[in-house]
Context: one part of a larger RNA
Molecule: large-subunit ribosomal RNA, half B
Organism: Candidatus Azambacteria bacterium RIFCSPLOWO2_01_FULL_46_25
RNA sequence: UUCGUUAAGGAACUCGGCAAAAAAGCAGCCGUAAGUUCGCAAUAAGGCUUGCCCUUCGCAAGAAGGGCCGCAGCUAAAGUAUCCCUGGCAACUGUUUAUCAAAAACACAGCUCCCUGCUAACUCGCAAGAGGAUGUAUAGGGGGUGACGCCUGUCCGGUGCUGGAACGUUAACGGCGGAUGUUCAUGUUUACGCAAGUAGGUGUGAGCUAUUGCCCGAAGCGCCAGUGAACGACAGCGAUAACUAUAAUCGUUCUAAGGUAGCGAAAUUCCUUGUCUGGUAAGUUCAGACGCGCACGAAUGGCGUAAUGACUGGGGAACUGUCUCAACGAAUUGCUCGGUGAAAUUACAAUAACGGUGAAGAUGCCGUUUUCCUGCAACUAGACGAAAAGACCCCGGGAGCUUUACUGUUGCUUGUUAUUGUGCUGUGAUUUUAGAUGCGUAGCGUAGGCGGUAGACUUUGAAGUUGUGCUUUCGGGCACAAUGGAGUCGUCCCUGAAACACCGCUCUUUUAAACUUACAGUACUAACCUGUCGUGCAAAACACGGCGGGGACAGUUGCUGGUAGACAGUUUUAGUGGGGCGCUAGCCUCCUAAAUGGUAACGGAGGCGUUCAAAGGUCGGCUAGCUCCGGAUGGAAAUCGGAGUGAUAGCGUAAAGGCAUAAGCCGGCUUUACUGCAAGACGUACAUGUCGCGCAGUUACGAAAGUAGGACUUAGUGAACCGACGCUACAUUAUAGAAUGGGCGAAGAUCAUCGGAUAAAAGCUACCCCGGGGAUAACAGGCUAGUCGUGCCCAAGAGUUCAUAUCGACGGCACGGUUCGGCACCUCGAUGUCGGCUCGUCGCAUCCUGGGGGUGGAGAAGCUCCCAAGGGUUUGGCUGUUCGCCAAUUAAAGCGGUACGUGAGCUGGGUUCAAACCGUCGUGAGACAGGUUGGUCUCCUAUCUGUUGCAGGCGCUGAAACUUGAGGGGAGUUCUCUCUAGUACGAGAGGACCGAGAGGAACAAACCGCUGGUGUGCCAGCUGUCCUGCCAAGGGCAACGCUGGGUAGCUAUGUUUGGAUGUGAUAAGAGCUGAAAGCAUCUAAGCUCGAAACACGCCCCAAGAUUAGGUUUCGCUGGGAAUAAAUCCCUGAAGGUCCGUGAGAGAUUAUCACGUUGAUAGGUCGCAGCUGUAAGCGCCGCAAGGCGUUCAGGCGAGCGAUACUAAUUAACCGAU
Repeated sequence: UUCGUUAAGGAACUCGGCAAAAAAGCAGCCGUAAGUUCGCAAUAAGGCUUGCCCUUCGCAAGAAGGGCCGCAGCUAAAGUAUCCCUGGCAACUGUUUAUCAAAAACACAGCUCCCUGCUAACUCGCAAGAGGAUGUAUAGGGGGUGACGCCUGUCCGGUGCUGGAACGUUAACGGCGGAUGUUCAUGUUUACGCAAGUAGGUGUGAGCUAUUGCCCGAAGCGCCAGUGAACGACAGCGAUAACUAUAAUCGUUCUAAGGUAGCGAAAUUCCUUGUCUGGUAAGUUCAGACGCGCACGAAUGGCGUAAUGACUGGGGAACUGUCUCAACGAAUUGCUCGGUGAAAUUACAAUAACGGUGAAGAUGCCGUUUUCCUGCAACUAGACGAAAAGACCCCGGGAGCUUUACUGUUGCUUGUUAUUGUGCUGUGAUUUUAGAUGCGUAGCGUAGGCGGUAGACUUUGAAGUUGUGCUUUCGGGCACAAUGGAGUCGUCCCUGAAACACCGCUCUUUUAAACUUACAGUACUAACCUGUCGUGCAAAACACGGCGGGGACAGUUGCUGGUAGACAGUUUUAGUGGGGCGCUAGCCUCCUAAAUGGUAACGGAGGCGUUCAAAGGUCGGCUAGCUCCGGAUGGAAAUCGGAGUGAUAGCGUAAAGGCAUAAGCCGGCUUUACUGCAAGACGUACAUGUCGCGCAGUUACGAAAGUAGGACUUAGUGAACCGACGCUACAUUAUAGAAUGGGCGAAGAUCAUCGGAUAAAAGCUACCCCGGGGAUAACAGGCUAGUCGUGCCCAAGAGUUCAUAUCGACGGCACGGUUCGGCACCUCGAUGUCGGCUCGUCGCAUCCUGGGGGUGGAGAAGCUCCCAAGGGUUUGGCUGUUCGCCAAUUAAAGCGGUACGUGAGCUGGGUUCAAACCGUCGUGAGACAGGUUGGUCUCCUAUCUGUUGCAGGCGCUGAAACUUGAGGGGAGUUCUCUCUAGUACGAGAGGACCGAGAGGAACAAACCGCUGGUGUGCCAGCUGUCCUGCCAAGGGCAACGCUGGGUAGCUAUGUUUGGAUGUGAUAAGAGCUGAAAGCAUCUAAGCUCGAAACACGCCCCAAGAUUAGGUUUCGCUGGGAAUAAAUCCCUGAAGGUCCGUGAGAGAUUAUCACGUUGAUAGGUCGCAGCUGUAAGCGCCGCAAGGCGUUCAGGCGAGCGAUACUAAUUAACCGAU
């Protein structure tokens, strides 16, 4: 590691019955609930039977009856679905992350919305073309929901989509016009000149160049509607009923509208283990309810639901080694021997403990202690062990994704141009021609403007009347036709202007016609597109032709407006006691700042992003404010008078410095709030910044000296680039003009991330990646000790009285290093994180037990303090929990440290990857110390230290025994009952100390006679099958095939034993004697007691105790080489080893027994013990089978006897 069995109990185990076990066994008969979609649920559940032989019935299958055996008859072995009750989710069967997720996710049938009329929509493609589809709205595409049942509420304000087209806005193209410059042509004009001409100004036309205004001009957007099974959204406050509570009710604010039905602490509820009920001895889980729903809710579907589910909760039955609590056995690995033979790793290593130190946790430094040298088997506490340049966090970079980030691209869409032709109708515009038109008031009245003029029109038919048409300011005006048959109007009044009396020019509005042009509609056919048929070709493609359908549209090209994160490239600041959130970022003033200057922090306080034509200049003058007294209205405070004080006042604006000679207050005149410079300094990285003598010019004030280049001073701000403006006439290489540039001046920046990256920019990443960081977080350590814990001091008070029996406020002082923190010192080329299990170890601030003092101690029980760490300190329910609550016990159920001890020891429930659901947030990608389900724990091998065992070497004077004990380890607990004694005490109730005894609990050691377990080479029974030729009897295999028993050994739950008694020295404490201190005093000298603590005592190890001990016994102190030593040779003692047989021993080794003078092992014999009456034969029975021979036969390890077999013979080491 994989299996077998297990006493008593039976889930007490654990996150969880994980794993295992067991029942049942798609055979028969009987029987079967709720629920239900009537199909199911269902093999529901549950009960009985099951072999063999004979007889009867039957064709058979089989049934019934009778009989036989066993502990056991489903086919006895093998193989083969546990069941019930009740939730959640998903209807179902299916699908999925090949290689950590099989699910509640996806899909699904059904429902619904949107699009699509066929060259369909949609998709792929640059296109041709293809799919859709050889389909045609009962079809196809897309979105959502997800069987079925009951249902699916309100909101169209925003966004989207659809529709609308009046108005606004709006591109290219086109049209018209203006204007700049220049060339040419043609005029005109000025100056000079006699003239020619020279130098200018100006007009017209044409060309060129650069430019501009207006008109036309579509979609889109604005605008108006519709639309939710489109994206989405679906409130707050206050008051009110005859107890209280609550609020049907009322008020008010906002809204597009305020959440309907149903459900509800839920896969959603933070508070929360909500409250109640049930289940349990005990229930953070579970079920049923309640409803203030932090933050359910109706196809992002709501609520139910039979059946289904390797889903996920809760409960029960059965069953068991999951557990109390472990034991034995089997096999493989391991271990020993033989063969073969890797790997990661590896700075060097001669690699100990403790205390300290130290980059803050040392084998390697310091100190002390311990330690002869070397292996083997084991265990993992350490080597911040190995492995992987940390995945968390931060920094830098990248990538994927999102969107109302920025900028683009494709696609779609809009207009226009070309391809692109011919008619007709209508409409618009410009122009031309011809007409008409023109109403402020006053005025006979409908007076367009300017000019001319005194007459004009009329039988070529005036006034008037009738009719029709146009227009209208509703009063009229104009035109035409008819009738009519001779007039009508002007000059005069009013008016700025005088007559449509007449003529000319012209304006507004408008009518008609024509040219040109544009637009719209309509018709055509020949471009163009297309269906079909035919011909050519093998066939397609293609070409041509016929007959059709469209048709100047469509399609396509160029230009152009709009519009999809569909696609692309990018941006998305920094500081920061980690990062994020917050805050901050420039300038001025003060403090910090350590008496020059300067000086940091996410140190402490405040201001600025201006103002003023006087609040500037100058000359002259003046002095506030407060308090007291007096005084009409009049008050604390108005104005008046006096006194005192002395800058507290004031100086636009914060603070500081400053100011009375005033810089404060008042008045006069004014503009120096100037131009051109500038010696010299301050300050300073640079760039900025600051002050300024003096000179020139020109001013103001002053009599003058003089003062004045803004303001009492210090904030009131922005570099370069860029384009625009004014001036200048410097440059642009022939010149003129023009243009552009330069120079000077001044304007345009919350470029406020304020020395300013671009004209122009936001997010997510748990799908992530790379480079770095212990320069920087989360764990642990370290430092610190605010917080925390403990103790002490003082003593207000409580305690009837009384501070200190007990408790102790307000305060104070220490200690500890277990909490939460602070810091960021080791570690980011990795120090694995909560809890549990296992195994401990230490501290004492002691939970129990022991010894004491006090008591508000009668006794008993307590309270409190002192000493004391020897030992002990329970089992369960809930939850991942630590903790906590609860149940039942107990002498007690201690608190802490140990990397919140312990993952190279285990687990993996929680947390913290990838999947998924809910709530909430976010437009979205996604997010959440919110909930929920699921989710790879690497190394069979340990080098060193450490630890537990076992050996080898050497040493200790050669051996064999027996010992001493320096030193070390183990053990150490406690209760109940009885007696003393119902005594002391007490009114009683109750009820002891001290002492004596008995019985237990837990723990520990040893053992196997007993009780049991196991017992795989023992005995027996049974099934299937193969074999020994068959019968009978046996053997093999089937988990040891299964089942019933079981010897030895090993074992606990079995048995026995243990903790002690005692001695010494002490603690707190109690005393004796006794001074210092004539007293007193337990102390200072001296002495006596006094505890589970200490040292012994009990048990174990122990002379490597290198200080190597002691005692007894045995052996040798020979020979040779010239020899005293050394060296060499011979001999080889006591004793030991090797070798063999073994087990009371055992991984190997070792230890122990034995080795022929022998019972060491095997065998044999006997016995114990186990099994349970063998085979064969005989008898009985139809047979299965029974009876007798027979308490037989068989038997591993046990006890004894017995040399039958094997322990043979040798060899080696060992002294002088």